A computed fold for a 110-nucleotide RNA from Guptibacillus hwajinpoensis, annotated as SAM riboswitch aptamer (S box leader). Rfam family: SAM riboswitch aptamer (S box leader). Its family is annotated with regulation of gene expression in the Gene Ontology. Its mean pLDDT, the model's own confidence on a scale to 100, is 81. The source organism's lineage runs through Bacteria, Bacillati, Bacillota, Bacilli and Guptibacillus. The model forms 94% of the base pairs in the Rfam consensus.
[in-house]
This record gives sequence, C1' cells and structure tokens, in this order.
RNA sequence: CUCUUAUCAAGAGCGGCGGAGGGAAUAGGCCCUAUGAUGCCCGGCAACCUUUCAACUUAAGUUGAAGCUGGUGCCAAAUCCUACAGAUGAUGUCAUCUGGAAGAUAAGAG
Repeated sequence: CUCUUAUCAAGAGCGGCGGAGGGAAUAGGCCCUAUGAUGCCCGGCAACCUUUCAACUUAAGUUGAAGCUGGUGCCAAAUCCUACAGAUGAUGUCAUCUGGAAGAUAAGAG
C1' cells in the first nucleotide's frame, strides 16, 4: 500500500508546556480558537486484540462480566454536515430516511 470482517449519535481534565491557526483530502457550509485552539506531556475514556472469571457448546467457538497486565485506539460538534443513488413529503430545490462512495480504528491476510 491492497484485500476481508467489524464498529463509527455513548464515553473521556477548570492540569502543565507552547504560541497560531485548526476541524483528513477537494468544494460548499457550519464551527473551534489569544477567555490560548491544533500539537506535545501528564491525566483520562473505552473494551478492538490480549488477559482473568462465569455460563453455554461435542468442538471450533459464542455470550456476559471485569478493566489488574500487555498491543493499539480515542478524549469539540454524528466520521461536524453535505457532495453519488433511491424512496417519501413539500414544491422552488428544501427536509427526512435508506444505501453507496470517501475516511477513521481494530483484527486478520497478501
């Protein structure tokens, strides 16, 4: 980097450093930000893998619980919203829903 599967409306600081933009990319919108963002450290959240326990299963395993260990991840807003297709309702092009695309994360494979 590619593929497969699963998840993506919950949760997470009134700390320290630092000092200008940031919210993945393109476009449009809407926001955050000198009342200090983004980032880094600490801290925390969660439970994908690991771990432990229980129940079930012939077994592979499944479900539930825990969060002490380890691997990640995450900690404004739904993945901030929209973009493509369909349906429904409105009727000046908007709203809602479903799916897709793109993306993120985990686990596995190449």